[in-house]
Context: one part of a larger RNA
């Protein structure tokens, strides 16, 4: 000098664009953040009695995305390179099929238990829920013969679906060469350990697991241990090499009170699912129950320090639906904060050998200073009035928003501070103080003439900011 998710002190007019708990992955009141489908299904309710509406339940799809955070992790976690033994709902392409049946169950009704959460018994009913049968090839197994496995209907529309197989797109799982922290005051580490055979297991290769066999494997090119840490594109700095860093945005990974486990599913070992344990909080009729903001707001606490319990689904995107549409704290916006960057303004011009005040003085004068006053002018801003978008595609549909912007009236009106002035370093005098009070980044100032402390006048620098502190280059 540059930079910052900054904070603190003094000060503060406006606009645009960004950013905003770096600390306690601490604890959380309240509301909302994931639903949707009646064109899968049978009951129930409502009225204006319609091929109407509502809606608990069964069923389907989605709750594995989106959103948050960075605790853990030094690892194939990440980045990049190559690979083979895999999976893939929805979507696209191609081929074939979609036959005839069955028994239940929730809802509901009755009775009952319980404070509640919730549950039991009996009875009734439907399905694109469930089950067996038929059919069976380009499907699976098998050398072959052969054996085995499927389906669901709803609508009346240019229909939507269902089953099987093959291919695609996109997504994911796995392996691998190389790369990126500190520490040797960590020197030896390892028994499923290293390899083989067989078996099991997985979507899939593999000690992934197990039995047996062999005794290997790694390490000063730093194994093992300890510390620290999410990684990257990037960001800051620097002429570069390099150094530092990983907020916002984007990609990947990990996590969801703590620890563990599986279920369902195309996909999870699942933030707003289930079960168990632990700690904590809450309810209780003491028998037993409920909960998880590292979602958006918000609260307490910690801290130098970080915002509204706002509006809208109008746009973009997502879930569901044939659609209308519903949901969406994603998102789009508004609010707060000089937190940062950028832009604008706080007036312009004329105006005295130069008012007053204040300061200095050799008492002659000098400075503030064209500065003010005063004259003329302008209206960016400001205040009042009027008009008023684009963003919307396609008939409708705009939260923002009566916003941006435009026209018009008024009047210099509403708007300047902060730090410094001994040298480094641009800028000097007076008074006060008297090694005191104080200053200070370094050198150093102050003990009676202090350009270094405090005040004043003047000056210098930057400017809606200016200084200080912290950190990096």
């Nucleotide at each position: 000098g540059g930079a910052u998710u900054a904070a603190c002190g003094c000060u503060g007019g406006c606009g645009g664009u960004a950013u905003g708990u770096c600390u306690a992955a601490u604890a959380c009141a309240u509301g909302c953040a994931a639903g949707u489908c009646g064109a899968a299904c049978g009951a129930g309710g409502c009225c204006u009695a319609g091929a109407g509406c509502c809606g608990a339940g069964u069923g389907g799809c989605g709750g594995a995305c989106g959103a948050g955070c960075g605790a853990g992790u030094a690892a194939c976690a990440c980045g990049u390179u190559g690979g083979a033994a895999c999976c893939u709902g929805c979507c696209c392409c191609g081929a074939a099929c979609u036959c005839a049946g069955g028994g239940a169950u929730a809802a509901c009704u009755a009775c009952g238990a319980g404070a509640a959460a919730u549950c039991g018994u009996a009875g009734c009913u439907a399905a694109u829920a469930c089950c067996g049968g038929a059919u069976a090839g380009u499907c699976a197994c098998g050398c072959a013969a052969g054996u085995g496995u499927a389906a669901a209907g709803c609508u009346u529309u240019u229909g939507c679906g269902g089953u099987u197989c093959g291919g695609g797109a996109g997504g994911g799982g796995c392996c691998u060469g190389c790369g990126g922290c500190c520490u040797a005051u960590c020197a030896g580490c390892u028994u499923g350990u290293u390899g083989g055979u067989g078996a099991g297991g997985u979507a899939a290769a593999a000690g992934c697991u197990c039995a047996c066999c062999a005794a290997g494997g790694c390490a000063a090119c730093g194994a093992c241990g300890g510390g620290u840490a999410a990684c990257u594109g990037g960001u800051c700095u620097g002429a570069g090499a390099g150094g530092a860093u990983g907020a916002u945005c984007a990609g990947u990974c990990g996590c969801g009170a703590u620890g563990g486990a599986a279920c369902u599913g195309a996909g999870a070992c699942a933030c707003g699912g289930u079960c168990c344990a632990u700690a904590c909080u809450c309810c209780u009729a003491c028998g037993g129950g409920a909960g998880g903001c590292a979602g958006c707001a918000g609260u307490a606490g910690g801290g130098a320090a970080u915002c509204u319990u706002c509006c809208a689904c109008a746009a973009u995107g997502g879930a569901c639906g044939a659609a209308a549409g519903u949901c969406u704290g994603a998102u789009g916006g508004a609010g707060c904060a000089a937190u940062a960057c950028c832009g604008c303004g706080u007036g312009g011009u004329c105006g005295a050998u130069g008012a007053a005040g204040c300061c200095c003085c050799u008492u002659g004068g000098g400075g503030u200073g064209u500065a003010a006053a005063g004259g003329c002018c302008u209206u960016u801003u400001c205040u009042g009035g009027g008009g008023g978008a684009a963003g919307a595609a396609u008939u409708u549909u705009g939260a923002c928003g009566g916003u941006a912007c435009c026209c018009u009236a008024g009047g210099a009106a509403u708007a300047a501070g902060c730090a410094c002035c001994g040298g480094c370093u641009a800028a000097c005098u007076c008074c006060g103080u008297g090694c005191c009070a104080g200053c200070a980044g370094c050198c150093g100032c102050g003990g009676u003439a202090a350009u270094a402390c405090g005040g004043a006048g003047g000056g210098u620098g930057c400017a809606a900011g200016c200084g200080u502190u912290a950190u990096c280059c």
The part of an RNA shown here (small-subunit ribosomal RNA, 5' domain) has 473 nucleotides and comes from an uncultured marine bacterium. Model confidence (mean pLDDT): 85 of 100. It matches the Rfam family "Bacterial small subunit ribosomal RNA". Rfam links the family to the GO terms ribosome and structural constituent of ribosome.